[in-house]
Context: one part of a larger RNA
RNA sequence: CUGGGCGUAAAGCGUGCGUAGGUGGCUACGAAAGUCGGAUGUGAAAGCCCCGGGCUUAACCUGGGAAUGCCAUUCGAUACUUCGUGACUAGAAUUCGGUAGAGGGAGGCGGAACUCCAGGUGUAGCGGUGAAAUGCGUAGAUAUCUGGAAGAACACCGAUGGCGAAGGCAACCUCCUGGGCCUGAAUUGGCACUGAGGCACGAAAGCGUGGGGAGCAAACAGGAUUAGAUACCCUGGUAGUCCACGCCGUAAACGAUGAGAACUUGACGUCGGGUCGCCUAGCGAGUCGGUGUCGUAGCUAACGCGAUAAGUUCUCCGCCUGGGGAGUACGGCCGCAAGGUUGAAACUC
Numbered sequence: 001c002u003g004g005g006c007g008u009a010a011a012g013c014g015u016g017c018g019u020a021g022g023u024g025g026c027u028a029c030g031a032a033a034g035u036c037g038g039a040u041g042u043g044a045a046a047g048c049c050c051c052g053g054g055c056u057u058a059a060c061c062u063g064g065g066a067a068u069g070c071c072a073u074u075c076g077a078u079a080c081u082u083c084g085u086g087a088c089u090a091g092a093a094u095u096c097g098g099u100a101g102a103g104g105g106a107g108g109c110g111g112a113a114c115u116c117c118a119g120g121u122g123u124a125g126c127g128g129u130g131a132a133a134u135g136c137g138u139a140g141a142u143a144u145c146u147g148g149a150a151g152a153a154c155a156c157c158g159a160u161g162g163c164g165a166a167g168g169c170a171a172c173c174u175c176c177u178g179g180g181c182c183u184g185a186a187u188u189g190g191c192a193c194u195g196a197g198g199c200a201c202g203a204a205a206g207c208g209u210g211g212g213g214a215g216c217a218a219a220c221a222g223g224a225u226u227a228g229a230u231a232c233c234c235u236g237g238u239a240g241u242c243c244a245c246g247c248c249g250u251a252a253a254c255g256a257u258g259a260g261a262a263c264u265u266g267a268c269g270u271c272g273g274g275u276c277g278c279c280u281a282g283c284g285a286g287u288c289g290g291u292g293u294c295g296u297a298g299c300u301a302a303c304g305c306g307a308u309a310a311g312u313u314c315u316c317c318g319c320c321u322g323g324g325g326a327g328u329a330c331g332g333c334c335g336c337a338a339g340g341u342u343g344a345a346a347c348u349c
Stems, first nucleotide, its partner, number of pairs: 003321004007303002012317001014201004021194003025088001027086005033081002035077007042069001049065006091191001092188005097182003103177006110154001115149007125136002162169002206247006215241002220236004258316006266294008275285004298305002322349003331342004
């Protein structure tokens, strides 16, 4: 000496399941591969280091010694790791009993609103804006009443709330279905953690085929504004938005914070479930699991984080290594395409 990092400076894969691999609780005995020790062999010479000698000294030359190992053989040690056998229950899982929830899929169904259609009343305006105009209206609009059609979204409840691995999920009812949490008992007995590849899921937009189309609305057209106005504002309006099936595989896919485990003063909310106490419609104490705010120590460049850590540690994976060129080119793989993924260099500062 044996690197430093990843909330915001470059850097956590969008998320999960899981293969290889890496890592792995407590205990007894055995083995002795790693590990540690002894011996033998070998480790050429020169060089380096130590003690001497020779050139007047030094460099240089020279004698002796020491040192040198992913080495081999052999004899031992057995704490730790490993391997084998046996046992355990604190990790993990299963069963029994409860429980909350917009978790997912399918089918049904409800009311409000918008639009359109038919009819009644009714008459000259309506609409829109900063102001207007385009637009609609005497072929009767707007307004108002009755009836009908259709599509999409579900006000209030509603939350700083809940559920889900993430994306995400909200009227109501039924069926099918995944996961979580709590309680005490029983069972299995390390069955665990992580996870290169791999597989699956993955908002919106977009694509293919077939439906659907009320409202909204890229593109587009017109009216305004303006020096111009390929915009902002207004009147229209097509893809699309919706459904089924199949692709795409990306996002500021964000907590810009990978997963798991252990440990480390507190206070106050809130959601779900047990326990205990009381003057039981309720309140108080304590506990397990979520979700928040503020803060101790500590950390941090600061901001801030602070038991939901960015604190103190361990295991495994991913990623970063000056800016531009560039997430580009080339090649590979994937895709119907759009493009995605992997991913440089010259040159330049």